Predicted 3D model of a 73-nucleotide RNA (transfer RNA) from Halorutilales archaeon Cl-col2-1. The same sequence occurs in records of 2 taxa. The sequence is in RNAcentral, with records from ENA. Model confidence (mean pLDDT): 81 of 100. It matches the Rfam family "tRNA". Rfam's curators write: Transfer RNA (tRNA) molecules are approximately 80 nucleotides in length. Rfam classes the family as a transfer RNA. Rfam links the family to the GO term triplet codon-amino acid adaptor activity.
RNA sequence: GCCGUCGUAGCUCAGUCGGCAGAGCGAGUGCUUCGUAAGCACUAGGCCGUGGGUUCGAUUCCCACCGACGGCU
Numbered sequence: 001g002c003c004g005u006c007g008u009a010g011c012u013c014a015g016u017c018g019g020c021a022g023a024g025c026g027a028g029u030g031c032u033u034c035g036u037a038a039g040c041a042c043u044a045g046g047c048c049g050u051g052g053g054u055u056c057g058a059u060u061c062c063c064a065c066c067g068a069c070g071g072c073u
Stems, first nucleotide, its partner, number of pairs: 001072007010025004019056001027043005049065005
């Protein structure tokens, strides 16, 4: 330098062939307990890597860039 995969909640990851963004773990609150843990219920937490384009509408499609990983030279 070229090619490919990936970037979504504090962490690990789903997701939608364009139409309200989710799970597990973790955190907080409550119930339960003599108390803790476990269990159950609820709550909070996200400009979906950045910037443009297409579109009535983009996390999703297109382009560029940034970053991680892998391959080739």